[in-house]
Predicted 3D model of a 73-nucleotide RNA (transfer RNA) from an Alphaproteobacteria bacterium. Rfam family: tRNA. By type it is a transfer RNA. The prediction has a mean pLDDT of 81.
RNA sequence: GCUUCUGUAGCUCAGUAGGUAGAGCAAACGGCUGUUAACCGUUAGGUCGCAGGUUCGAGCCCUGUCAGGAGCG
Numbered sequence: 001g002c003u004u005c006u007g008u009a010g011c012u013c014a015g016u017a018g019g020u021a022g023a024g025c026a027a028a029c030g031g032c033u034g035u036u037a038a039c040c041g042u043u044a045g046g047u048c049g050c051a052g053g054u055u056c057g058a059g060c061c062c063u064g065u066c067a068g069g070a071g072c073g
Base pairs, nucleotide, nucleotide: 001072002071003070004069005068006067007066010025011024012023013022019056027043028042029041030040031039049065050064051063052062053061
């Protein structure tokens, strides 16, 4: 330098014929318990690495760019 994969909630990840964002764990609150833990319930939490473009509409398509992994030179 080239190719390719990954980048979504605090963490691990899902979401691929574009239709407007989810799970588990963690957290807060409540229930249960003599207390703690466990268990059960509820709630909050992200606009999808960043910047543009296409579209009525993009996490999902296109371009650029940043970070990490792999391969080639």